[in-house]
Predicted 3D model of a 64-nucleotide RNA (Fluoride riboswitch aptamer (crcB RNA motif)) from Pinibacter aurantiacus. The sequence was found by an Rfam model in a public genome assembly. NCBI's taxonomy places the organism under Bacteria, Pseudomonadati, Chitinophagales, Chitinophagaceae, Pinibacter.

RNA sequence: UUAAAAAAGGGAAAUGGUGUCUUCCCUACCCAACCGCUGCAAAGCUGAUGGCGCCUACAAUAGU
Numbered sequence: 001u002u003a004a005a006a007a008a009g010g011g012a013a014a015u016g017g018u019g020u021c022u023u024c025c026c027u028a029c030c031c032a033a034c035c036g037c038u039g040c041a042a043a044g045c046u047g048a049u050g051g052c053g054c055c056u057a058c059a060a061u062a063g064u
Stems, first nucleotide, its partner, number of pairs: 008027006016055006036045003
C1' cells in the first nucleotide's frame, strides 16, 4: 500500500569494522528477535564470525 496475498523497509544472531550468505524478530496495543557455557557456591572455560572471506586489536610459535 492492499479485500487478501505479495512486495518493500528496519532490527537481531555472548567484545571491533566490512563484503556475502543463512536464520530470527518487528511494522495498532500487548509483545519483540538478542543478552555464551560448566558449577550448590566459590570458581573455571571457549570465542573478535550465526557461517565464510578480508581488515584491525590481542595472544602463541617460528623465521628474517